The part of an RNA shown here (small-subunit ribosomal RNA, central domain) has 350 nucleotides and comes from an uncultured prokaryote. Its mean pLDDT, the model's own confidence on a scale to 100, is 87.

[in-house]
Context: one part of a larger RNA
C1' cells in the first nucleotide's frame, strides 16, 4: 500500500443545512491530460537471474545474455475517465389544481380536576397504614351547598393512527409559517449525490435576570419500620417543575441499524393517506402512488434473527472499530458565568 469489520460481540457523529474535496445521467463533435501501442535516449559497474568458459570439485573468478518493471523525448490511437463545444430528458428542480395532518410560531377562550378564601347546614372525628404514629379539628375539621381566586395539565375521542430532519408535537379558534404527497399538463435542462471543516437545532436536569407558583416534589424536618434505616411506607416541604430572555450541548438523543440511488416475490395480512376504473351503488370489486405495521421465499447471519422500510445482491460519499482495566480519566487547547462539555493520551496491570 492491499487485505477486516460497525442491530446484539469494539464500532454510525442526537439530527440537519452546507464549503472544500470526492463521486456522478445520455448523445454528438473535438481534444488528448489520464489510458494503449511503436520508436530513440537513458536506466553506470558489480551483484540477482540464465547459457557457457576457468581453478581436480565447490566456494571463487570470468565471457555472454536477460533484467533494470523507471524517467525524458517523439510518432500513432481515440472505446473508457477528464477537459472543450453543443444537444436530449429517464435524475433533480419549478410552475398549476387538489388532500391529509398532536409540523413551528403567536394571541385569545373554554371545562372537568385539584388547593385556597369567604359564607351556610352540621358535629366529632377526619386523615393516613400492612398496622400505626407524626399531621388535621370543638378557635368548629372532615362532609355537604353557595360564591370567589389561582395556576398548571388537557379526561373521552385515542389507534404497533398521524405530522416532524432529530429533539419532539394532543382541548377549541383565529393570524401567520414550513415540510409531505397526489392528478394533469407545461417549463428549465445534470442544475445531482455524499459531506472533512463550518454552521442552525437539540428531551430532562442544571445555571443566570425577572415574574409566577395549584397540584407535585429533590434537600429538609417529623412519623413509622429495622439489629441500623442517612432508604423503601405515612404527614409536611424548598429549590425546582410554568412564563419571558440568555446560556448549557447531554442522554438506553434508540431501530441500540449514517444518509441517497438501484435491483431481487415486490408472495401473504393489515392499516393510514391521495387517484383511477368497473358493475349488482355495497361494510363492493379491481388498479396505480406515498408512508406506517404483522408474517415470510431466495440470499445473509456465529446465533438471535433480517427479509423491497434489509442486517440480501452491487456500486459512489461520510463517520466510526481494533483485547479487559487504567479512562471517557490526566496534561493542554477550546467552549462555558458555573456546573462541566469536546478533544484525547501515557506509565502500570491482567
Nucleotide at each position: 500500500c492491499u487485505g477486516g469489520g460497525c442491530g446484539u460481540a469494539a464500532a454510525g457523529c442526537g439530527c440537519g443545512c452546507g464549503u472544500a474535496g470526492g463521486u456522478g445521467g445520455u448523445u454528438u463533435g473535438u481534444u488528448a491530460a489520464g489510458c494503449g501501442a511503436g520508436a530513440u535516449g537513458u536506466g553506470a559497474a558489480a551483484g540477482c537471474c540464465c547459457c557457457g568458459g576457468g581453478c581436480u570439485c565447490a566456494a571463487c573468478c570470468u565471457g555472454g545474455g536477460a533484467a533494470c518493471u523507471g524517467c525524458a523525448u517523439u510518432u500513432c490511437g481515440a472505446a473508457c475517465u477528464g477537459g472543450c463545444a453543443g444537444g436530449c430528458u429517464a435524475g433533480a428542480g419549478u410552475a398549476u389544481g387538489g388532500u391529509a395532518g398532536a409540523g413551528g410560531u403567536a394571541a385569545g377562550c373554554g371545562g372537568a380536576a385539584u388547593u385556597c378564601c369567604u359564607a351556610g347546614u352540621g358535629u366529632a372525628g377526619c386523615g393516613g397504614u400492612g398496622a400505626a404514629a407524626u399531621g388535621c379539628g370543638u378557635a368548629g375539621a372532615u362532609a355537604u351547598u353557595a360564591g370567589g381566586a389561582a395556576g398548571a395539565a388537557c379526561a373521552c375521542c385515542a389507534g404497533u393512527g398521524g405530522c416532524g430532519a432529530a429533539g419532539g408535537c394532543g382541548g377549541c379558534u383565529u393570524c401567520u409559517u414550513g415540510g409531505a404527497u397526489u392528478g394533469a399538463u407545461a417549463c428549465u435542462g445534470a442544475c445531482a449525490c455524499u459531506g472533512a471543516g463550518g454552521u442552525a437545532c437539540g428531551a430532562a436536569a442544571g445555571c443566570g435576570u425577572g415574574g409566577g407558583g395549584a397540584g407535585c416534589a429533590a434537600a429538609c424536618a417529623g412519623g413509622a419500620u429495622u439489629a441500623g434505616a442517612u432508604a423503601c411506607c405515612c404527614u409536611g416541604g424548598u429549590a425546582g417543575u410554568c412564563c419571558a430572555c440568555g446560556c448549557c450541548c447531554u442522554a438506553a438523543a434508540c431501530g441500540a441499524u449514517g444518509a441517497g440511488a438501484a435491483c431481487u416475490a415486490g408472495g401473504c395480512u393489515g392499516u393510514c393517506u391521495g387517484u383511477g376504473g368497473a358493475u349488482u351503488u355495497a361494510a363492493u370489486c379491481u388498479g396505480u402512488g406515498g408512508g406506517u405495521a404483522g408474517c415470510g421465499a431466495a440470499g445473509c447471519u456465529a446465533a438471535c434473527g433480517c427479509g423491497a422500510u434489509a442486517a440480501g445482491u452491487a456500486g459512489a460519499c461520510c463517520g466510526c472499530c481494533u483485547g479487559g482495566g487504567g479512562a471517557g480519566u490526566a496534561c493542554g487547547g477550546c467552549c462555558g458565568c458555573a456546573a462541566g462539555g469536546u478533544u484525547a493520551a501515557a506509565a502500570c496491570u491482567c